Small-subunit ribosomal RNA, 5' domain from an uncultured bacterium, 509 nucleotides, folded computationally.
Context: one part of a larger RNA
RNA sequence: GAACGAACGCUGGCGGCGUGCCUAACACAUGCAAGUCGAACGAGAAAGUUUCCUUCGGGGAACUAGUAAAGUGGCGCAAGGGUGAGUAUCACGUGAAUAAUCUGCCCUCAAGAUCGGGAUAACAUGGUGAAAACUAAGCUAAUACCGGAUAAGACCACAUUUCAUAAGAAAUGCGGAAAAAGGAGUCUCAACCUUCACUCGAGGAUGAGUUCGCGGACCAUUAGCUUGUUGGUGAGAUAAAAGCUCACCAAGGCUACGAUGGAUAGCCGGCCUGAGAGGGUGAACGGCCACACUGGAACUGAGACACGGUCCAGACUCCUACGGGAGGCAGCAGUGGGGAAUAUUGCGCAAUGGGCGAAAGCCUGACGCAGCAACGCCGCGUGAGGGAUGAAGGCUUUUGGGUCGUAAACCUCUGUCAGAUGGGAAGAAUUCUGACGGUACCAUUAGAGGAAGCCCCGGCUAACUCCGUGCCAGCAGCCGCGGUAAUACGGAGGGGGCAAGCGUUGUUC
Repeated sequence: GAACGAACGCUGGCGGCGUGCCUAACACAUGCAAGUCGAACGAGAAAGUUUCCUUCGGGGAACUAGUAAAGUGGCGCAAGGGUGAGUAUCACGUGAAUAAUCUGCCCUCAAGAUCGGGAUAACAUGGUGAAAACUAAGCUAAUACCGGAUAAGACCACAUUUCAUAAGAAAUGCGGAAAAAGGAGUCUCAACCUUCACUCGAGGAUGAGUUCGCGGACCAUUAGCUUGUUGGUGAGAUAAAAGCUCACCAAGGCUACGAUGGAUAGCCGGCCUGAGAGGGUGAACGGCCACACUGGAACUGAGACACGGUCCAGACUCCUACGGGAGGCAGCAGUGGGGAAUAUUGCGCAAUGGGCGAAAGCCUGACGCAGCAACGCCGCGUGAGGGAUGAAGGCUUUUGGGUCGUAAACCUCUGUCAGAUGGGAAGAAUUCUGACGGUACCAUUAGAGGAAGCCCCGGCUAACUCCGUGCCAGCAGCCGCGGUAAUACGGAGGGGGCAAGCGUUGUUC
């Protein structure tokens, strides 16, 4: 000098765009953050309105409405959002391999969609329990579940051929295994047709798994480490190679080119600095990874060993009738605590994107916006021109004066920002639909009015005098000032620098 997710002190007018718990991965009240589909299925209210009967207590019917809420089923919940605890690791970056693999939804191509069956929730009845919830015997549906038929080198076993070779790839022959007769529209109904779903297969796209080469930190005041350890055979497991696991066999494997141990740490694109080489760093934005109270485990599923799922154990908190239950903000707000320190329990799905749905639409604290904070960057303003009696006043003086100083007053103007009044968007592609927002912006209007501070002035380093103090009080980044004439302390006048900021502290180069 530059930089910052900064903090502190003094000060503070406006706008735009960004940024905002770096500390306790500490604990969390409350609300919201993942639902959706009635065009898969069975069942199905109430309030209210109208009307009829009435013993005036009430009862029935229609609309409400095939609506609400619940249930079976499908898809989603593995994305999006948060955090950086762990991790020195194929976690990451980069380049390869997969002839060792999987891939829901989507696209293309091909074939198909037949005959049956038994349940079960909801519901009604009974029981247990304070609750959470559980249970018995009944009833019922499906695109839920199950069986049979059909069936292709798509799968398995055997055999053959071609190619390749390290395992392998492709083709052919003979034997074993699916589906929703579904929903909707057209139609009086049916059929046909259309559309959406469904089954098997081939290919694509996308996403993912696994393996390998190379690369990037500290300590040797850590020198030896290892028994599933290293390799082989066989088996099991997996979508998949493999000690991944197991049985048997062999005794190997790593290490001074740093094994093992320890301490630290998410990695990268980037960011900061620097002429560069380097050094530092990994907030915001983007990619990957890991985690979800702590530890462990599997289930479902195309995909999880699953933040707002399940089970077990633990710590903590809450409810309890003491028998037993409930919970997980490192989602968005917000609270307590910690701390030098970091925001609203806001508005909206209008846009972009996502989930479901044929669609209308519903959901979306993703996102779009608004609020708070000079936290940062950028822009603008706090007036412009004239004006010498060089006013008053302050300071100083060699008492003549000098200086603040065209500065003020005064005159003539302007109207940015802020204010008031009126108008008023784009953002909507796309008929409708705008949170922002009566916002931005435009016009009119009054009036210099509402808007300047902070640090420094011995040298480095731009800027000097007076007074007070008297090695005191104090200053200080370094050198050093202060003991009676202090340009270095404190005040004042003047000056210098930067400016809605200016200094200090911390950190990096």
The prediction has a mean pLDDT of 83. Rfam family: Bacterial small subunit ribosomal RNA.